[in-house]
Context: one part of a larger RNA
């Protein structure tokens, strides 16, 4: 020069797009961030209609309290699925197969999804909820009685077929391919029609294999750092043979057994760090960084550990152990913001306890739809980039002031006054989008189907769905009317005089000015540079 997640000092119109704790992986008050699913189950409160009884008002029509009954109507909690391992944080710890890449798995697994081939037949016991009854301050517990299921358990079938073990026969360690024996599935629910009440039949979803898809373990070459003022390290250590284990190989773990293995091609040690697409620079080669978006890893108060599960050793799960805070009736409990915000702290510094599910994305659910601080958006910060305003045009008597002066003059300076216009952003008023491609409902049509359910396509000059939003955008109103400042003038380096001071006060990037004529200090004036900035510190190249 260029760069920045910056900070400080001065200033300071709008807007768009990005961005914003680098410090204490310090500690948190609150509220929210993961549910959903009555088309798996039992049950079922408010409420609502209908009916019956009693008592009370009223001339009557009806009212008002209360009991039963039926039928809708479904809260809150329960038992079951599925999710909750995605998403979102953050960089402490890792120097490592953690990561980059390239290969290997004949050593593996894979829940939802899509192809295909078989199947869904027969029982049975509970157990939460509710009902009782006890404890306890709570937290929550205990016992009794009873009931459901697409929750459990038995059996039976498994010849498509798995897995386990025998024997045989191919071809290369191991694979294929066949015999036999022994294990091994399940679940059923709604929609309307029709019905002899058995049951048909539609749509969904259940079980077993295969195979693909998506994802994950695993193991291997190979490259990416600092120090040798670290020269040796090592006993499950290195290797066998047998076993446990795991999905799965493997000293992963174990008994015996040999006595190996790594190391100047730098091994152990020590210190640094998440690592990569990339970012800054630079002519390239390199040189440093690894915010913001993306991919992988790793951690969720420290440490340990395992359940469940198709995945977790699991941020808003369990369970020990400890630090710390908080309840207590002193027996005993209760918590985890490195999720969004927010608050204390810490610092030179780093935002709002907003709005909204309309869009993407996800997660259940047939489906309406819930739920979503991911996300959309807005709100603060010149923090960074870009872009636009702060007015054009004439206008000489070169006005007044101000400065300098050789006193003649010179500059500020067309600068201003003044005339003509214009109105861009902002104010004020009216209109007024796109993101709603599409979704949903109502109705038509077509197709499955006995079928006008219900699924699916498709149409409709039919309705509904925008947080932003008082939005962009346009038009119209009023007036140059609201909008410049900062930093420099001795060289480098662009821009010079005047007073002030007098090695004093002070500048200072470096060379270096100031001791009575200071272009280098302070202050004016006039200059130069940049410009909503503009110096300055810091840091890389």
């Nucleotide at each position: 020069g260029g760069a920045c997640g910056a900070a400080c000092g001065c200033u300071g119109g709008c807007g768009g797009c990005g961005u914003g704790c680098c410090u204490a992986a310090c500690a948190c008050a609150u509220g929210c961030a993961a549910g959903u699913c009555g088309a798996g189950c039992g049950g079922g409160a408010a409420c609502c209609u209908c009916u019956c009884g009693a008592g009370g008002g009223g001339u009557a029509a009806c009212c008002c309290u209360u009991g039963g009954g039926a039928g809708g109507g479904g809260a809150g909690a329960g038992c079951g699925g599925c999710g909750a391992a995605c998403g979102g944080g953050u960089g402490a710890g890792u120097a490592a197969c953690a990561c980059g890449u390239g290969a290997g798995u004949a050593a593996u697994c894979c829940a939802c999804c899509c192809u295909c081939g078989g199947c869904a037949c027969c029982g049975g016991g509970a157990u939460a909820g509710c009902c009782c009854g006890g404890g306890g301050a709570a937290a929550c517990c205990c016992g009794g009685a009873u009931u459901a299921a697409u929750a459990c358990c038995g059996g039976a079938u498994g010849g498509c077929c798995c897995g386990u073990c025998u024997c045989c026969c191919u071809c290369u360690c191991g694979a294929g391919g066949g015999u036999g024996a022994c294990g091994g599935a399940a679940a059923a629910g709604g929609u309307a029609g029709c019905u002899u009440c058995g049951g048909c039949c539609u749509c969904c979803g259940g079980c077993c294999g295969a195979g693909g898809a998506c994802g994950a373990g695993c193991u291997c070459g190979c490259g990416g750092c600092g120090g040798a003022u670290u020269a040796g390290c090592u006993u499950g250590u290195u290797g066998g043979c047998g076993g446990g284990g795991u999905a799965a190989c493997g000293g992963c773990c174990c008994a015996c057994c040999a006595a190996g293995g790594c190391g100047a091609c730098g091994a152990u040690c020590c210190g640094u760090a998440g690592c990569u697409g990339g970012u800054c620079u630079g002519a390239g080669a390199g040189g440093a960084c690894g915010a913001u978006c993306a991919g992988c890893c790793a951690c969720a108060c420290u440490g340990g550990g395992a359940c469940u599960g198709a995945g977790a050793c699991a941020c808003g799960g369990c369970c020990c152990a400890g630090a710390c805070u908080c309840c207590u009736a002193c027996g005993g409990g209760a918590g985890g913001c490195a999720g969004c915000a927010g608050u204390g702290g810490g610092g030179a510094a780093u935002c709002u306890u907003g709005c909204g599910c309309a869009a993407u994305g996800g997660g259940c659910g047939a489906a309406a739809g819930c739920c979503u601080g991911a996300c959309g958006c807005a709100g603060c910060g010149a923090c960074g980039c870009c872009g636009c305003g702060u007015g054009a045009g004439g206008g000489a008597a070169g006005a007044a002031g101000g400065c300098c002066u050789u006193c003649g003059g010179g500059u500020u300076g067309u600068a201003a006054a003044c005339c003509u216009c214009u109105u861009u952003c902002a104010g004020g008023a009216g209109g007024g989008a796109c993101g709603a491609a599409g979704c949903u409902c109502a109705c038509u049509g077509g197709g499955u189907u006995a079928a006008u359910a219900g699924c699916c396509c498709u149409g409709u000059g039919g309705a509904g769905u925008g947080a932003c939003g008082g939005u962009a955008c346009c038009u119209c109103c009023a007036g140059a009317a609201g909008a410049a400042g900062c930093c420099c003038c001795g060289g480098c380096u662009a821009a010079c005089u005047a007073c002030g001071u007098g090695c004093c006060a002070g500048c200072a990037g470096c060379c270096g000015c100031g001791g009575u004529a200071a272009u280098a200090c302070g202050u004016a004036g006039g200059g130069g540079g940049c410009a909503a900035g503009c110096g300055u510190u810091g840091u890389c190249c």
This is a predicted structure of a 541-nucleotide part of an RNA (small-subunit ribosomal RNA, 5' domain) from an uncultured bacterium. The prediction has a mean pLDDT of 81.